About this RNA
A computed fold for a 98-nucleotide RNA from Nocardioides daejeonensis, annotated as Glycine riboswitch aptamer. Of the family's consensus pairs, 90% are formed in the model. Taxonomically the source falls in Nocardioides (Bacteria, Actinomycetes, Propionibacteriales, Nocardioidaceae). Rfam family: Glycine riboswitch aptamer. About the family: This family represents the bacterial glycine riboswitch.
[in-house]
């Protein structure tokens, strides 16, 4: 030099779900009681950012420790857009080997 695995970061690419419901309010269109947008409340709902819970395990016993896309829905989130676990290819670090 050089090389696999594990973490960790970067970009790219792929990535469910659940209300385009009521209802105030402010803009704006017109055929004047109707559309459309923002924003606030309700109420119903989703889980795959995050965040909280617990098994087996481990221990002489308690106690602490103990994952998760299992839950819980505090946050998010429910027309597009953004976000979105985890996949996947690359590049870089860190540790190791050598």
């Nucleotide at each position: 030099a050089u090389g696999a695995u594990c973490c960790c970061g970067c970009a790219c690419g792929g990535g469910a779900g659940a209300g385009u419901c009521u209802u105030c309010u402010c803009c704006g269109g017109c055929c004047a009681g109707c559309c459309g947008g923002g924003g606030g409340a309700g109420c119903g709902c989703c889980g795959a950012a995050g965040g909280g819970g617990c098994a087996a395990c481990a221990c002489u016993c308690c106690c602490c420790g103990g994952a998760a896309c299992c839950u819980c829905u505090c946050a998010g989130g429910c027309g597009c857009c953004c976000g979105g676990a985890c996949c996947g290819u690359g590049c870089g670090g860190a540790c190791c080997a050598g």